[in-house]
RNA sequence: GGGGAUGUAGUUUAAUGGCAAAAUAGCAAUCUUCAAAAUUGAUGAUGGGGGUCCGAUUCCCCUCAUCUCCA
Repeated sequence: GGGGAUGUAGUUUAAUGGCAAAAUAGCAAUCUUCAAAAUUGAUGAUGGGGGUCCGAUUCCCCUCAUCUCCA
């Protein structure tokens, strides 16, 4: 320098154009003398920019980060 893959919540994974889903962690409540465990509840995310589309996590382009292959 060129090619490919991945990027979603603090973490681990779903969602193949139509309400962003769960587990776990953290927080609050119940329970308990206190704590742990258990139960319940709320909060929290699509790497960035642009395009296509009525509608984009999804399709296209550029870019960033990580990994990988070639040179």